This is a predicted structure of a 247-nucleotide part of an RNA (large-subunit ribosomal RNA, domain VI) from a metagenome. Rfam family: Bacterial large subunit ribosomal RNA. Its mean pLDDT, the model's own confidence on a scale to 100, is 87. The full RNA is in RNAcentral, with records from SILVA.
Context: one part of a larger RNA
RNA sequence: CGUUAGAAAAUUGAAGGGUUUACUUCCUAGUACGAGAGGACCGGAAGUAACGCGCCUCUGGUGCUCCAGUUGUUACAUCAGUAGCAUUGCUGGGCAGCUAUGCGCGGAAAGGAUAAGCGCUGAAAGCAUCUAAGCGCCAAGCCCCUCCUGAGAUUAAUUUUCUUCGAAGAUCGUGGAAGACUACCACGCCGAUAGGGUGCGGGUGUAAGCAAGGUAACUUGAUCAGCCUAGUGCUACUAAUCAUCUG
Numbered sequence: 001c002g003u004u005a006g007a008a009a010a011u012u013g014a015a016g017g018g019u020u021u022a023c024u025u026c027c028u029a030g031u032a033c034g035a036g037a038g039g040a041c042c043g044g045a046a047g048u049a050a051c052g053c054g055c056c057u058c059u060g061g062u063g064c065u066c067c068a069g070u071u072g073u074u075a076c077a078u079c080a081g082u083a084g085c086a087u088u089g090c091u092g093g094g095c096a097g098c099u100a101u102g103c104g105c106g107g108a109a110a111g112g113a114u115a116a117g118c119g120c121u122g123a124a125a126g127c128a129u130c131u132a133a134g135c136g137c138c139a140a141g142c143c144c145c146u147c148c149u150g151a152g153a154u155u156a157a158u159u160u161u162c163u164u165c166g167a168a169g170a171u172c173g174u175g176g177a178a179g180a181c182u183a184c185c186a187c188g189c190c191g192a193u194a195g196g197g198u199g200c201g202g203g204u205g206u207a208a209g210c211a212a213g214g215u216a217a218c219u220u221g222a223u224c225a226g227c228c229u230a231g232u233g234c235u236a237c238u239a240a241u242c243a244u245c246u247g
C1' cells in the first nucleotide's frame, strides 16, 4: 500500500515445512525343528544409543556487578582498619541468568490406495488360468493422521463487538525471562512498571570495635556473626507528571 468506511479481538485452513532411525534384553520357550550341537517364526514387555524439541528441579560449568583468604607496593599522619594498582594481582567458594556432560518429552497407534508378491471366482480356449469383466490380502515407500507456519490464499476468507466528534491508535515516560535498531510484551496514580525500603530465600563463613587469656604469633566470647548481585512477598518513599498528535 492492498484487501473498498475505520477499528479491536477470536477463528477457519488453501498451501508449505518438520518427523519417519537402529539395537539389546526378557517372556512365549530351551518350545517348534534337530541324532546332537544348536535353536526359531508369529506375538507380547522392558530398556539403550544417536538424533530432534524444550527446560534449569537435580549433577556440574560459567558467574571481571557477591563473600572470604592472601603477596608486593602506594595512600589515608601513625597503630588498627580500609582503599588504589599489580591479568579480575593471586587463591577458595558462589545467587540469578546463560548452559551440557544434567533433566523432561518425541519419532505411537489407526485409516485409505498401492508396488513386487500371494490369492478368490472366471471365460476367451467345454480343460487350465490371479485377469480379460469382477473381488480380496500385502511395504520402512505414497496419501492421510500427528507437530509447526499459515488469508498478499490479489479467489486477499469467516465470526463477534465497537465507532462519526468519536471507536481505536500513536508520541512521551517506567521497564521486560522481548531485543542490534526497530518491533513485541507489561505498566503509567482508578498505579506494584522499575528503583528504594523492609521481610524471606540464597551466597560467603563468624565482620569491625570491645572484653578475656597469652611474652608473642594468636585464640576465645558476645556471633549460624558481619557483608551481600540479578530471586521473591509486602510497601507509593522516588520516577512513570502535565500534555500533544493521528483518526
Base pairs, nucleotide, nucleotide: 001152005163006162007161008160009159010158011157015149016148017147018146021049022048023047024046025045026044027043033038051106052105053104054103055102059100060099061098062097066093067092068091069090070089071086072085073084074083075082076081111143112142117137118136119135120134168246169245170244171243172188173187174186175185176184193239194238195237196235197234198233199232200231202228203227204226210221211220212219213218